Model confidence (mean pLDDT): 83 of 100. A computed fold for a 72-nucleotide RNA from a Dehalococcoidia bacterium, annotated as transfer RNA. The same sequence occurs in records of 2 taxa. The sequence is in RNAcentral, with records from ENA and MGnify. NCBI's taxonomy places the organism under Bacteria, Bacillati, Chloroflexota, Dehalococcoidia. Rfam family: tRNA. It is annotated as a transfer RNA.

[in-house]
RNA sequence: GCCCCUGUAGCUCCGAGGAUAGAGCGCCAGCCUCCGGAGCUGGAAGCGAGAGUUCGAGUCUCUCCAGGGGUA
Numbered sequence: 001g002c003c004c005c006u007g008u009a010g011c012u013c014c015g016a017g018g019a020u021a022g023a024g025c026g027c028c029a030g031c032c033u034c035c036g037g038a039g040c041u042g043g044a045a046g047c048g049a050g051a052g053u054u055c056g057a058g059u060c061u062c063u064c065c066a067g068g069g070g071u072a
């Protein structure tokens, strides 16, 4: 340089063009408790960036960025 894959919450991942974007773990607060690191309840936090297609894009297309793999 060329080819392929991946990018959604702090981490690991669902989400096959339409409904309010979710789960587990973690974090914060409250409750409970002799204590809490156990249990219960609640909460914060996100689609890598830009453009395009579409009535509608996390999802499809293009470019770029980042990571991983292959090739000389």
Base pairs, nucleotide, nucleotide: 001071002070003069004068005067006066007065010025011024012023013022018055027043028042029041030040031039048064049063050062051061052060